[in-house]
RNA sequence: AGGGGCUUAGUUAAACGGUAUAAUAGAGGUCUCCAAAACCUUUGUUAGAGGUUCGACUCCUCUAGCCCCUG
Numbered sequence: 001a002g003g004g005g006c007u008u009a010g011u012u013a014a015a016c017g018g019u020a021u022a023a024u025a026g027a028g029g030u031c032u033c034c035a036a037a038a039c040c041u042u043u044g045u046u047a048g049a050g051g052u053u054c055g056a057c058u059c060c061u062c063u064a065g066c067c068c069c070u071g
């Protein structure tokens, strides 16, 4: 320099155009002599910017970060 892949909640991952979801973590509660475990409730998320569309995590463009390949 050229090519390709990835970026979603604090963390690990689903969702291939139609309500953003689960586990875990955090907070509160039940239980217990106390704690742990278990159970119930609850908070929080699409890397950034633009475009297409009635509607975008999803399709397109640019940017940023990380990884791989070629030379």
Stems, first nucleotide, its partner, number of pairs: 001070007010024004018054001026042005047063005
Notes: The RNA shown here (transfer RNA) has 71 nucleotides and comes from a Candidatus Gottesmanbacteria bacterium. Lineage of the source: Bacteria > Bacteria candidate phyla > Candidatus Gottesmaniibacteriota. It was read from a public genome assembly. Its Rfam family is "tRNA". Gene Ontology term of the family: triplet codon-amino acid adaptor activity. Rfam classes the family as a transfer RNA.